Predicted 3D model of an 83-nucleotide RNA (transfer RNA) from a Candidatus Omnitrophota bacterium. Its mean pLDDT, the model's own confidence on a scale to 100, is 81. It matches the Rfam family "tRNA". By type it is a transfer RNA. NCBI's taxonomy places the organism under Bacteria, Pseudomonadati, Candidatus Omnitrophota.

RNA sequence: GCCGGGGUGUUGGAAUGGCAGACAAUCCGGUCUCAAAAACCGGUGGGGGCAACCCCGUAAGGGUUCAAGUCCCUUCCCCGGCA
Numbered sequence: 001g002c003c004g005g006g007g008u009g010u011u012g013g014a015a016u017g018g019c020a021g022a023c024a025a026u027c028c029g030g031u032c033u034c035a036a037a038a039a040c041c042g043g044u045g046g047g048g049g050c051a052a053c054c055c056c057g058u059a060a061g062g063g064u065u066c067a068a069g070u071c072c073c074u075u076c077c078c079c080g081g082c083a
Base pairs, nucleotide, nucleotide: 001082002081003080004079005078006077007076010025011024012023018066027043028042029041030040031039045056046055047054048053059075060074061073062072063071
């Protein structure tokens, strides 16, 4: 240099162009227990708000679309292959 795969919450990791973050870990609260562990139930991206709710968020920028993590272009980074 060329080809292919990838970059998503605190972490692992899903998502056919249609509620972004399923599922799990972590952490918080609860049930149970004499107490704890385990198990089970609920919650757990960021900001604002008493709350209802609102805004932002998928490496960065741009494009297509009613709608993009997903498709297209450029750039950055990681992994593999070829030379």